[in-house]
């Protein structure tokens, strides 16, 4: 270093929601709390481009969370039911069967793209299903 058969995939998962660093409470060694870095991830905001008749409806945005039918005297909101665009199921990736989510918030009458430039967050919630192929990594073994 090549080639064989072989067993394992966990010390984490979604999700942008991490990680340093200082000070500071907790009696505490690991969680708050305040500032400050790096990195994530999002808005806003030129030109160029793109749009650019009227009427009606306000409109946007962050996320997988969105659009239909039906209900109660109910057009529209709310609720609820039934479905569904989509999303999640532990190295991966496809195919197939299952089960779970399909919430919640913001601006506030205004946002198109967007250099420069402004601006915000970095939480939450778990321990994760079965089959079959390919693909990676890792072990010890043989040749």
């Nucleotide at each position: 270093g090549a080639g064989g058969a072989c067993u394992u995939c966990u010390u984490g998962c979604c999700g942008a929601g991490u990680u340093c660093c200082g000070g500071g409470a907790c009696u505490g060694u690991g969680u708050c709390c305040c500032g400050g870095g790096a990195g994530c991830g999002g808005g806003g905001g030129a030109a160029c481009c793109a749009c650019u008749c009227c009427c009606u409806u306000g409109g946007g945005g962050c996320g997988c969370a969105u659009c239909g039918c039906c209900g109660g005297a109910c057009a529209c909101c709310a609720c609820g039911g039934c479905g569904u665009a989509g999303g999640a199921c532990a190295c991966u990736c496809u195919u197939c069967g299952g089960u779970c989510c399909g919430a919640g918030c913001c601006c506030g009458u205004c946002a198109g793209c967007u250099a420069a430039c402004c601006u915000c967050g970095c939480a939450g919630g778990c321990g994760u299903c079965g089959a079959a192929g390919g693909g990676g990594a890792a072990g010890a073994c043989c040749u």